The RNA shown here (transfer RNA) has 74 nucleotides and comes from an Alphaproteobacteria bacterium. The coordinates come from a structure-prediction model, not an experiment, and the mean pLDDT is 80. It matches the Rfam family "tRNA". Rfam classes the family as a transfer RNA.

[in-house]
RNA sequence: UGGGAACUCGUCUAAUGGUAGGACAGCGGACUCUGACUCCGUAAGUCCAGGUUCGAAUCCUGGGUUCCCAACCA
Repeated sequence: UGGGAACUCGUCUAAUGGUAGGACAGCGGACUCUGACUCCGUAAGUCCAGGUUCGAAUCCUGGGUUCCCAACCA
């Protein structure tokens, strides 16, 4: 310098362009002599900025971060 991939709750992972879900973790409660287990409830997220669209996590453009490959230099 060129090419490619990834980015969604704290973590992991879903979501034909049409309600952003699940698991674990957290918090509250039930249970228990206490704790654990189990059960119930609850908060929290689309990397950023534009565009297309009735409607964007999803499509387009630009940017950011991380990773991989190649080249260059040493």